[in-house]
RNA sequence: UGUAGUCACUGGCAAACUAAACGAAAGUUUAGGACGCAAAGCCACCGGUCUAAAGAACUUAUUGUUCCACGACAGCGGGGUUGCUUCA
Numbered sequence: 001u002g003u004a005g006u007c008a009c010u011g012g013c014a015a016a017c018u019a020a021a022c023g024a025a026a027g028u029u030u031a032g033g034a035c036g037c038a039a040a041g042c043c044a045c046c047g048g049u050c051u052a053a054a055g056a057a058c059u060u061a062u063u064g065u066u067c068c069a070c071g072a073c074a075g076c077g078g079g080g081u082u083g084c085u086u087c088a
Base pairs, nucleotide, nucleotide: 001088002087004085005084012037013036017032018031019030020029021028022027035075041081042080043079045078046077047076048073049072050071055067056066057065058064
């Protein structure tokens, strides 16, 4: 540098669930815990998904319904970027 990602290292991450904190919620953080992960490192740029507080419309008599991201998900896919291992 290139291709690929297998049995990779006494190495790394950590789903569900539990506890505490934050949040309107989705969800996030920390601790425990391991379903899995070769980028399950990072970035919401594109698509997608979740939520719907504020706002808007309607209804109604103070509630309810619908829409809506400026809130999230990188462990949904693509893209970008930085690494690891093996091989050549």